A computed fold for a 68-nucleotide RNA from a bovine gut metagenome, annotated as transfer RNA. The sequence is in RNAcentral, with records from MGnify.

RNA sequence: GGGAAUAGCUCAUUUGGUAGAGCGAUAGCCUUCCAAGCUAUAGGUGGCGGGUUCGAGCCCCGUUUCCC
Numbered sequence: 001g002g003g004a005a006u007a008g009c010u011c012a013u014u015u016g017g018u019a020g021a022g023c024g025a026u027a028g029c030c031u032u033c034c035a036a037g038c039u040a041u042a043g044g045u046g047g048c049g050g051g052u053u054c055g056a057g058c059c060c061c062g063u064u065u066c067c068c
Stems, first nucleotide, its partner, number of pairs: 001068005008023004017054001025041005047063005
């Protein structure tokens, strides 16, 4: 100097306008039981602190950690 940080994990989120998916978790259905399958639910101060804006995950500044 460049890049990354978003749910328990892996990651989306494209001109700033209600934050999502897969896996996992919990409950139900199914099954003699388990697994598999199906359905539903919960789970996020978006690393941290400021700024701009009616409105910020997204733009600007600082800062922390990691990678090159």